[in-house]
A computed fold for an 89-nucleotide RNA from Ornithinicoccus hortensis, annotated as SAM riboswitch aptamer (S box leader). The sequence is in RNAcentral, with records from Rfam. The coordinates come from a structure-prediction model, not an experiment, and the mean pLDDT is 85.
């Protein structure tokens, strides 16, 4: 990087820096945002997949590897759309 499989209405914030937009793309809405959003860093937390442990059937524990911590992937339509995990290539 491409393919395949699975999931995406639950859950989970504080501080520092930055300084104007952000919510993947387009359109129409809607929400957040100088009472500092978004992004980055630190700590903390959540618990989806893998790992480890218990159980052996369903599940449970844990927080190691990733991931995640405004709103149903915010809603609708479009597109071989987007994101995350896993196994091989």
């Nucleotide at each position: 990087c491409a393919c395949c499989c699975a999931u995406c209405c639950a859950g989970a914030g504080c501080g520092g820096c930055c300084g104007a937009g952000a919510g993947a793309c387009c359109u129409g809405g809607c929400u957040c945002a100088u009472c500092g959003a978004c992004g980055c860093c630190g700590c903390a937390g959540c618990a989806a997949c893998c790992a480890c442990c218990c159980a052996c059937c369903c599940g449970g524990g844990c927080a190691g590897g990733u991931g995640c911590u405004c709103a149903c992937g915010c809603c609708a339509g479009g597109a071989c759309c987007g994101a995350u995990g896993g196994a091989g290539g």